Molecule: Bacterial RNase P class A
Organism: Planctomycetaceae bacterium
């Protein structure tokens, strides 16, 4: 200095003037009155992809179906997020480091697939070739039998890889190293790593195919819910069955029927001053939820590699609209381009709230490795 990667900060400031929502105070002519003071969109408010708080489904539950996650450990209210570590891969000529990525549990529970090419694609093999023997030919060569999978070819993948020996020619046939399998030792919470011994030298791939295993998950959602006011118009259908408790009623228990708890089952609860079903009518008003105080922010300190947690202090009633308010103008300063004049200034607007992820975007800062140049 260049591109790339990772992480962080900001998202203009001040003043004047006019205007808007809300809160508080004052005032009188009690009106969407007037005066004064004060607060008034974001890092993503977006997406609605995850998780929850909270509310209701009267009160508790279990199982299946269905759905989600998937290396190990930690952290968290929880999560598919975050932190650290392990393995593999990519970048680099190699090692190491660094950065990034991985639909990283299981292929000996089962089923299924591996097109085309190729001789052959998992109970998988001989197209070209190599070797031996025999026959035949003047010769080149041809035919038959046996052996072979080292060389070549096809392919994403072909009965471990490299090398040496050996063989008629070859082959883990034997040996060395690597790889793989089993056992043991050491280190580590663990995934896993290092080493030793022995060994047949072989049990291909795909689960982002169905599936198996482990763990998690009730439903609906602030238009949830709670309250007040106002208004209308009711009609029809079904369900009080059976048995028992000395029992006529009442009461209690069991079964049946209906309803609710998701889709199903069990289970639980409710059912005549009641429940369920059908048709029809009325209300789409006001308040609350919504003093937005919280798994809250900031500072210090302790523990931890870190995410994060403990302790102490301090701050906050810091937008709360209700079809949707925060704007216009002027001046100065700051930022970028430019000699100056002058020009430019991104993405984008809360709607119950919070923890994340993803996407959009202007400027600046720091760090890591790599390239180039100079000292």
């Nucleotide at each position: 200095u260049g591109a790339c990667g990772u992480g962080g900060u900001c998202a203009g400031a001040c003043g004047g003037u006019c205007g808007c929502c809300c809160u508080c105070g004052g005032u009188c002519u009690u009106g969407u009155g007037c005066c004064g003071a004060g607060c008034g969109a974001g890092g993503a408010a977006a997406g609605u992809c995850c998780g929850a708080a909270c509310a209701c489904g009267a009160c508790a539950g279990g199982a299946c179906a269905c759905g989600g996650u998937g290396g190990u450990g930690g952290c968290u209210a929880a999560c598919g997020a975050c932190c650290a570590c392990c393995a593999g891969c990519a970048u680099u000529g190699a090692c190491g480091c660094a950065u990034g990525c991985u639909c990283g549990g299981g292929a000996c529970a089962g089923u299924g697939c591996c097109a085309c090419a190729g001789a052959a694609a998992a109970u998988a093999a001989a197209c070209c070739g190599c070797c031996u023997c025999g026959g035949u030919u003047c010769a080149c060569g041809c035919c038959g039998a046996g052996g072979u999978a080292a060389g070549g070819g096809u392919g994403a993948a072909a009965a471990g890889g490299u090398g040496c020996g050996g063989u008629a020619a070859g082959a883990g046939c034997g040996c060395a190293c690597c790889g793989c399998u089993g056992c043991c030792u050491c280190g580590g919470u663990g995934a896993c790593g290092a080493g030793g011994c022995a060994g047949g030298c072989a049990c291909g791939g795909c689960a982002a195919a169905c599936c198996c295993c482990a763990c998690c998950g009730c439903g609906u959602g602030c238009a949830a819910g709670c309250g007040c006011a106002a208004g209308c118009a009711g009609c029809c259908c079904u369900c009080c069955g059976g048995c028992g408790g000395u029992u006529c009623a009442u009461c209690c228990g069991c079964c049946a029927c209906c309803u609710g708890c998701u889709g199903u089952c069990c289970g639980c609860a409710g059912g005549a001053u009641g429940a369920g079903g059908g048709c029809g009518g009325g209300u789409c008003g006001c308040g609350u939820g919504c003093u937005u105080c919280g798994a809250g922010g900031c500072c210090a300190u302790c523990g931890g590699c870190a995410a994060c947690g403990g302790u102490g202090g301090u701050c906050c009633a810091g937008a709360g609209a209700g079809a949707a308010a925060u704007g216009g103008c002027c001046g100065u300063c700051a930022c970028c381009c430019g000699a100056a004049a002058g020009g430019g200034a991104a993405c984008a607007g809360a709607a119950u709230u919070c923890g994340g992820c993803u996407u959009a975007c202007g400027a600046c800062c720091a760090c890591a490795g790599c390239g180039u140049u100079g000292g």